[in-house]
RNA sequence: GGAGUGGGCCAGACAGUCGCCGCCGGUCACCGAUCGGUGACGGGUGGAGGAAAGUCCGGGCUCCGCAGGGCGAGGUGCCAGGUAACGCCUGGGCGGCGUGAGCCGACGGAAAGUGCCGCAGAAAAUAUACCGCCCGUGACCUGCCCUGGCAGGUUGCAGGUAAGGGUGAAAUGGUGCGGUAAGAGCGCACCGCGCUGCUGGUAACAGCGGUGGCAGGGUAAACCCCACCCGGAGCAAGACCAAAUAGGGGAACACUCGCGUGGCCCGCGCGGUUCCCGGGUAGGUCGCUAGAGGUUUGCGGCGACGCAGGCCCCAGAUGAAUGGCUGUCCACGACAGAACCCGGCUUAUGGCCCACUCGACUU
RNA sequence: GCCGGAGUAGCUCAGUCGGUAGAGCAACUGAUUCGUAAUCAGUAGGUCGGAGGUUCGAUUCCUCUCUCCGGCACCA
Numbered sequence: 001g002g003a004g005u006g007g008g009c010c011a012g013a014c015a016g017u018c019g020c021c022g023c024c025g026g027u028c029a030c031c032g033a034u035c036g037g038u039g040a041c042g043g044g045u046g047g048a049g050g051a052a053a054g055u056c057c058g059g060g061c062u063c064c065g066c067a068g069g070g071c072g073a074g075g076u077g078c079c080a081g082g083u084a085a086c087g088c089c090u091g092g093g094c095g096g097c098g099u100g101a102g103c104c105g106a107c108g109g110a111a112a113g114u115g116c117c118g119c120a121g122a123a124a125a126u127a128u129a130c131c132g133c134c135c136g137u138g139a140c141c142u143g144c145c146c147u148g149g150c151a152g153g154u155u156g157c158a159g160g161u162a163a164g165g166g167u168g169a170a171a172u173g174g175u176g177c178g179g180u181a182a183g184a185g186c187g188c189a190c191c192g193c194g195c196u197g198c199u200g201g202u203a204a205c206a207g208c209g210g211u212g213g214c215a216g217g218g219u220a221a222a223c224c225c226c227a228c229c230c231g232g233a234g235c236a237a238g239a240c241c242a243a244a245u246a247g248g249g250g251a252a253c254a255c256u257c258g259c260g261u262g263g264c265c266c267g268c269g270c271g272g273u274u275c276c277c278g279g280g281u282a283g284g285u286c287g288c289u290a291g292a293g294g295u296u297u298g299c300g301g302c303g304a305c306g307c308a309g310g311c312c313c314c315a316g317a318u319g320a321a322u323g324g325c326u327g328u329c330c331a332c333g334a335c336a337g338a339a340c341c342c343g344g345c346u347u348a349u350g351g352c353c354c355a356c357u358c359g360a361c362u363u
Numbered sequence: 364g365c366c367g368g369a370g371u372a373g374c375u376c377a378g379u380c381g382g383u384a385g386a387g388c389a390a391c392u393g394a395u396u397c398g399u400a401a402u403c404a405g406u407a408g409g410u411c412g413g414a415g416g417u418u419c420g421a422u423u424c425c426u427c428u429c430u431c432c433g434g435c436a437c438c439a
Base pairs, nucleotide, nucleotide: 001361002358003357004356005355006354007353008352009351010350012329013328014327015326016325017324018323020047021046022045023044024043026041027040028039029038030037031036049335053346054345056344057343058342059341060340061234062233063232064231068266069265070264071263074229075228076227077226078092079091080090081089082088093107094105095104096103097102108225109224113223114222115219116218117217130165131164132161133160134159136157137156138155139154140153141152142151143150144149145148173191174190175189176188177187178186192214193212194211195210196209197208198207199206200205238286239285240284241283248277249276250275251274252273253272257271258270259269260268279438280437281436293312294311295310296309297308298307299306300305330333364435365434366433367432368431369430370429373388374387375386376385382419390406391405392404393403394402412428413427414426415425416424
């Protein structure tokens, strides 16, 4: 240098100029009731992101009377910790991938029950046997001794097998030795598995020992079981002011009822309520950004993170602002634009730096 | 901004405890007709929007992603 692995950082830079949005002073004019409001001029100051995205999770906040109980539905799923919370993060265990640095894992339960496993195959979970192997027996054929047997072959029947072949994604623990007519956990050794004891560990789990011939395939991102979590809606939530209109028409049910934003029931509360058609306004203020905030130092912790102190204030628009031009320079600039706010995940994406690896790539 | 729904043949749509995807119209070929339409017989056409995963096997189950469609405020 090449091929990789992990982590961190930046998001063209500087200057000038013209604009846009917010905030804070100043001067002038007008209104008003002194605080104040409006307009003009001028000054200062702040102004997108690492993903602002997808809206996939979790929370804050607001309303639904409380957010109560049960069922249902939904979600999560090794262990311990972190956190406001999480499906996130950290550390560990186990399994898998990679030569390695490292990476990945929806990782509870299939001896609670049910379902499914197309085609092929004997058989897909109840058990069974297509080819084969073996024993017995009947028939036929051949040979030998010899007139009744023996051996071999073919075939029928009745059995024994699950070694081997074959089918399949998957075939009823695996390998080896013994054993047997042939075989088989039938017996034994090792491995695997179940039960159990001890030791280590908070635990997941690991190690060692004993014991049982084996408990009977896969699938739970199929139903389900077990454990835990969970009320609904969303800032177009919600509150206030102003303006305008026809509180007009229809439907449903009306106390064994209706409604109270939930699939049902109970409880609680209120009683005319709900829905549709039609009508009107589409203006303003608050919510609206000081927050689980940022940064730094110290301490605790392997770490995620926590505690304490100091310092800082960092967009708040509502047709919705961050742009245009000029100059200099370079690696010539990717993905992409806040809309109530945070913590994550995922997806898109340019460049720089650091550390590490290479069963033997090049010089 | 928030909340829902849908992508299957050229078009409109089916497709359930996962087993190899169909219907109607359209297209093409042949028959019929002097010719066309209609009718009859037949044929072709599908990476089930894309990628990954679970599974022996995925249109179907799960995750990510792309595209399209719909709804919403206040007052009486």

Background:
Two RNAs folded together computationally: RNase P RNA and transfer RNA, 439 nucleotides in total. The coordinates come from a structure-prediction model, not an experiment, and the mean pLDDT is 80. It holds a member of the Rfam family "Bacterial RNase P class A". Rfam describes the family as follows. Ribonuclease P (RNase P) is a ubiquitous endoribonuclease, found in archaea, bacteria and eukarya as well as chloroplasts and mitochondria.